This is a predicted structure of a 73-nucleotide RNA (transfer RNA) from Eubacterium sp. The sequence is in RNAcentral, with records from ENA. RNAcentral records the identical sequence in 2 taxa.
RNA sequence: GCACCUUUAGCUCACCGGAUAGAGCGUUCGGCUCCGGACCGAAAGGCAGUGGGUUCAAUUCCCAUAAGGUGCA
Numbered sequence: 001g002c003a004c005c006u007u008u009a010g011c012u013c014a015c016c017g018g019a020u021a022g023a024g025c026g027u028u029c030g031g032c033u034c035c036g037g038a039c040c041g042a043a044a045g046g047c048a049g050u051g052g053g054u055u056c057a058a059u060u061c062c063c064a065u066a067a068g069g070u071g072c073a
Base pairs, nucleotide, nucleotide: 001072002071003070004069005068006067007066010025011024012023013022018056027043028042029041030040031039049065050064051063052062053061
């Protein structure tokens, strides 16, 4: 320098253009318990790296750009 992959909740990850974007772990509250753990129930928490574009509608498609990674020179 070129090509490809990744970027969504505190962490690890889902979501083949259409529902108020979900799950596990973690956190908080409650139940259970003598107390705690485990277990059970509930809640809070993200507008999807950033900026544009296409579309009636975008996390999803296109372009640019940033960060990380892999391969080739």

Its Rfam family is "tRNA". The coordinates come from a structure-prediction model, not an experiment, and the mean pLDDT is 81.